A computed fold for an 87-nucleotide RNA from Parasphingopyxis sp., annotated as transfer RNA. Its Rfam family is "tRNA". It is annotated as a transfer RNA.
[in-house]
RNA sequence: GGAGAGGUGCCGGAGUGGUCGAACGGGGCGGUCUCGAAAACCGUUGUGCCUUUCGGGGUACCGUGGGUUCGAAUCCCACCCUCUCCG
Numbered sequence: 001g002g003a004g005a006g007g008u009g010c011c012g013g014a015g016u017g018g019u020c021g022a023a024c025g026g027g028g029c030g031g032u033c034u035c036g037a038a039a040a041c042c043g044u045u046g047u048g049c050c051u052u053u054c055g056g057g058g059u060a061c062c063g064u065g066g067g068u069u070c071g072a073a074u075c076c077c078a079c080c081c082u083c084u085c086c087g
Base pairs, nucleotide, nucleotide: 001086002085003084004083005082006081007080010026011025012024018070027045028044029043030042031041032040046061047060048059049058050057051056063079064078065077066076067075
């Protein structure tokens, strides 16, 4: 230098145009059980901004920036990073 694969929440990871801020598993928090704990079971759990009668509501965000589309994590372009192969 060329080719291919990948980048999604605290972690792993599915999702390949609308049902999705997002399954599933792990972790965290609260609870049930117990003399106490573990295990098991139940509930809950991203961040920013705006708003709130503080219960909540709205909106944006899928590596970064653009584009296509009524609608993009998903399609297209450029760039950044990781892995593999070729020279």

The sequence was found in a public genome assembly.